Description:
Predicted 3D model of a 159-nucleotide RNA (Lysine riboswitch aptamer) from a bovine gut metagenome. The sequence is in RNAcentral, with records from MGnify. The prediction has a mean pLDDT of 83. The same sequence occurs in records of 2 taxa. The model forms 100% of the base pairs in the Rfam consensus.
Order: sequence, then structure tokens, then C1' cells
RNA sequence: GGUAGAGGCGCACGACUCAAGAUUAGAUAUCCUGAUGCAGGGUAAGCAUAAGACGGAUAUCGAAAGGGGGAAGUGCCGAAGAGGUAUCACGACCCGGUGAUAUUUUCUGGUUGCAUGGUUAACAGCCAUUCGACUGUCAUCUAACGAUGGAGAGCUACC
Repeated sequence: GGUAGAGGCGCACGACUCAAGAUUAGAUAUCCUGAUGCAGGGUAAGCAUAAGACGGAUAUCGAAAGGGGGAAGUGCCGAAGAGGUAUCACGACCCGGUGAUAUUUUCUGGUUGCAUGGUUAACAGCCAUUCGACUGUCAUCUAACGAUGGAGAGCUACC
């Protein structure tokens, strides 16, 4: 340097399906009110509007997306997740945010629990951090049991 492997509730995707979202958003009708309203904020323009904007009440009708559970199957063991950067999209521009793609010698061995924060309809899930538990691997120490420490750019086997 190459090939092949190991860690286990292992990781990611996932046709199809289910619940929730939701007595919701929205639409229509009647009534009240009375001048603004149109993306998270701002600017410019445009459009709607006293033939009633925005908002409120009642009645009728009434979704969807993201996210989640199960899952045939697929790809794998930096599997993958996050952070940074760039591009594109989200109403013309700016800021912010979200999503997708690419890139990255920035961080994380893996699983899991509590707490806090973010996201979200939702203490469902996901993400981040601290502190624990379990577990794999290598190094050092030990008579042994075990202890301490490190990180996957690692470890083991073969060529």
C1' cells in the first nucleotide's frame, strides 16, 4: 500500500401502509367593526379594498406538507450525524431562516439514560451540550481480578 473482517436494540435509505396533523389551515353564508392588507423583518414596486381591507362571532363544508410508527427490500461499519464553505430554490433586492446538492485533515468509536437548549402541532421524533451507565478496540500497569488512558486517519487477519 492492497484485500477481507469485527463492535450490535449497529448505521443510513426505503416501495407500501397506519396514526396524528385536525372541531386545524382554507372556502362559503350571515352578523359586528370600520381602513388598511398582501413572505420572518426591512426597502421598492404592484395588486386588493367604503360595491367594506384587516379583525371578531356563528353555522356548513373541509384538506395538505414537513415530521412519526411498522415495513418487503437496498447499501454499508465514518457506517452515519453535526459544524464550516459554495451553488440553487423559497415573490424584485438586503438580512435572517429552511430545504437540496457539492466540498471539507472541524468535531463525534458505538448504544443508551437524565437534564438543558433548538426544531416541531406534539416531553412523538430529530439535533446539540454537560453528566452517568453499558459495550467494543488499542496502549500501559497488575500474579490475577481488574485499573488508568487514547481515538475510527483507529483495530484485527492475510498478501